RNA sequence: GGGCACUUAGCUCAGCGGCAGAGCGCUGCACUCACAUUGCAGAGGUCACAGGUCCGAUCCCUGUAGUGCCCA
Numbered sequence: 001g002g003g004c005a006c007u008u009a010g011c012u013c014a015g016c017g018g019c020a021g022a023g024c025g026c027u028g029c030a031c032u033c034a035c036a037u038u039g040c041a042g043a044g045g046u047c048a049c050a051g052g053u054c055c056g057a058u059c060c061c062u063g064u065a066g067u068g069c070c071c072a
Stems, first nucleotide, its partner, number of pairs: 001071007010024004018055001026042005048064005
């Protein structure tokens, strides 16, 4: 220098055009002498960044950045 993949909640990841979700974690309540477990409720997101297509974009296209792998 070239190619491919990935980037979504604190962490690990779903979601492939029409309301942004799960598990774990966190907070509150219940339960307990207490802790853990369990149950219920809740908070937490500029969907890496910018532009484009579209009535509408996390999703499609282009560029940039970061991470990983391959080639030279």

Source information
Predicted 3D model of a 72-nucleotide RNA (transfer RNA) from a bacterium. The sequence was found in a public genome assembly. Rfam family: tRNA. From the family's description: Transfer RNA (tRNA) molecules are approximately 80 nucleotides in length.